[in-house]
Transfer RNA from a Chloroflexota bacterium, 73 nucleotides, folded computationally. Its Rfam family is "tRNA". The family's RNA type in Rfam is transfer RNA. The RNAcentral record of the sequence draws on ENA.
RNA sequence: GCGGCCGUAGCUCAAUUGGCAGAGCAUCAGGUUGUGGCCCUGAAGGCUACGGGUUCAAGCCCCGUCGGUCGCC
Repeated sequence: GCGGCCGUAGCUCAAUUGGCAGAGCAUCAGGUUGUGGCCCUGAAGGCUACGGGUUCAAGCCCCGUCGGUCGCC
């Protein structure tokens, strides 16, 4: 330099060929417990890496940029 894949909550990952962004763990609150842990219930936490485009509607499609990873030269 060229090509493939990936980027979504603090972390690990979903979201069925476009239609209301979710789970587990972690955090916080409550219940339970002599205290704590386990367990149960609830809550908070996201402009889906960044910038544009298409569309009534984009995490998803298109273009560019950045980062990570793998391969080729």